[in-house]
RNA sequence: CCGUACUAGGUGGGGAGCCAGUGGUGCCCUGUAUCUGCAAUCCACUAUAGCAGAGCCGAACGGUUGCCUCGGGAAGUACCUCUUUUAAUCUUUUAAUUAAAUGGAGUGUUGAAAUCAGGGUCUUAGGCAAUAAAGUCUUGUGAACCAUGUCAGGUCCGGAAGGAAGCAGCAUUAAGCAAGUCCUUUAUGUGCACUAAGGUGGCUUUGGUGGAGCAAAGUUUCUUUAAAAAUUUUAAGCAGGGCUUAACAAAGCAACUUGUACGG
Numbered sequence: 001c002c003g004u005a006c007u008a009g010g011u012g013g014g015g016a017g018c019c020a021g022u023g024g025u026g027c028c029c030u031g032u033a034u035c036u037g038c039a040a041u042c043c044a045c046u047a048u049a050g051c052a053g054a055g056c057c058g059a060a061c062g063g064u065u066g067c068c069u070c071g072g073g074a075a076g077u078a079c080c081u082c083u084u085u086u087a088a089u090c091u092u093u094u095a096a097u098u099a100a101a102u103g104g105a106g107u108g109u110u111g112a113a114a115u116c117a118g119g120g121u122c123u124u125a126g127g128c129a130a131u132a133a134a135g136u137c138u139u140g141u142g143a144a145c146c147a148u149g150u151c152a153g154g155u156c157c158g159g160a161a162g163g164a165a166g167c168a169g170c171a172u173u174a175a176g177c178a179a180g181u182c183c184u185u186u187a188u189g190u191g192c193a194c195u196a197a198g199g200u201g202g203c204u205u206u207g208g209u210g211g212a213g214c215a216a217a218g219u220u221u222c223u224u225u226a227a228a229a230a231u232u233u234u235a236a237g238c239a240g241g242g243c244u245u246a247a248c249a250a251a252g253c254a255a256c257u258u259g260u261a262c263g264g
Base pairs, nucleotide, nucleotide: 001264002263003262004261005260006259009057010056011055012030013029014028015027020046021045022044023043024042034054035053036052037051038050062257063256064255065254066253067252074245075244076243077242079241080240081239083237084236085235087233088232091229092228093227094226095225096224099221100220101219102218106214107213114209115208116207117206118205119204120203121202122198123197124196125195126194127192128191129190130188131187132186133185134184135183137180138179139178140177141176147172148171149170150169155164156163157162
């Protein structure tokens, strides 16, 4: 130096989370580096920190440690940008509102503004009428017998004279029925506008005082309110970037390790 066999070792790693701690299943990142069973109401182990079993590589292009660190993430930040909401500030616009000015359609000596008195419109109560209902009254009709008067005939009493009851009829009536003018009472989704009382203001009207103005729309300014938009700022967030820190897969660099046996 080569070959054979064996052994140590290796057969991914990291982050968050869970955990007394360390791993794993699960999630995420990187990356390509065997398989099976157990395993998030968890499965195991103990600073030697998955357990159990099998396969492969095997002293190598391996392994351990350190440095560096493009990838991917974590934390922090008084930085930058974007965006959402909140509060305030200020400006503008629109609409409404108060007051003033302007303006002068129109109206006024056939009498403005202002003012006094009265009335209507308004409310309540009453009144009259209409309508409806009921009643009084008048007229007519109206009782077989259980209304009255008169009671023919007939009946009864009586020797007679005469008397008694009383049907029909007639008359007058009760209850009832019909008609009707007037009158009375009650009622109201009716009519009149008659009487009285009340009455804030608006509108309107009559008379008086008064003696020349009154005044719509529009425009400008002021007061106040509401809504919308924008500037600046406050507060609370969202996203991206920058900066800082700690770790870190792969790669790279360095150090350490690099065994045993047999044969050539």